[in-house]
C1' cells in the first nucleotide's frame, strides 16, 4: 500500500426480501416482600442505529465517501 469483516440502548446482542410503533438479557431506577441485606416478583425509564451525503413514496437493512476498531496478504 492492497482486500475483507465489524459499528443499534450503560454492557453483550437481536431486528424475514426495505415497510409504517427498533426489540431482548445484564445493568439502573421505583414499588412489593423481607427486623434488614442478597435473592424473587412487579413496574419504569433509556436509542443522533459511528458521522457525512444519495438512492426510494418508505433507509438499521442498498450505495458512495470518511472515522475507529478487528483479520489477512504486501
Nucleotide at each position: 500500500g492492497g482486500g475483507c469483516c465489524c459499528a443499534u440502548a450503560g454492557c453483550u446482542c437481536a431486528a424475514g426480501u426495505g415497510g409504517u410503533u427498533a426489540g431482548a438479557g445484564c445493568a439502573a431506577c421505583u414499588g412489593a416482600c423481607u427486623c434488614a441485606u442478597a435473592a424473587u416478583c412487579a413496574g419504569u425509564a433509556g436509542g443522533u442505529u459511528c458521522a457525512a451525503g444519495g438512492u426510494u413514496c418508505g433507509a438499521g437493512u442498498c450505495c458512495u465517501u470518511g472515522u475507529g476498531g478487528g483479520c489477512c496478504c504486501a
Annotation: The prediction has a mean pLDDT of 81. This is a predicted structure of a 74-nucleotide RNA (transfer RNA) from a Gemmatimonadota bacterium. Rfam family: tRNA. By type it is a transfer RNA. It was read from a public genome assembly. Lineage of the source: Bacteria > Pseudomonadati > Gemmatimonadota.